[in-house]
Annotation: Transfer RNA from a Candidatus Peregrinibacteria bacterium, 73 nucleotides, folded computationally. Rfam family: tRNA. About the family: Transfer RNA (tRNA) molecules are approximately 80 nucleotides in length. It is annotated as a transfer RNA. Its mean pLDDT, the model's own confidence on a scale to 100, is 81. The sequence was found in a public genome assembly. Taxonomically the source falls in Candidatus Peregrinibacteriota (Bacteria, Bacteria candidate phyla).

RNA sequence: GGGCGGUUAGCUCAGUGGCAAGAGCGGCCGGUUUACACCCGGUAGGUCACAGGUUCGAUCCCUGUACCGCCCA
Repeated sequence: GGGCGGUUAGCUCAGUGGCAAGAGCGGCCGGUUUACACCCGGUAGGUCACAGGUUCGAUCCCUGUACCGCCCA
């Protein structure tokens, strides 16, 4: 330098054009317990990496940039 993949909640990930953006774990509150854990109920937490474009409408499609990983030279 070239090619491919990835970037979504604190962590691991799902979501492939419209539903209010979700799950598990973790956090917080409550229940339960003498107490802790387990378990049960509830709750908070997101500029969907950044910028631009296409579209009536973009996490999703296109372009560029940044970062991470793999391969080639």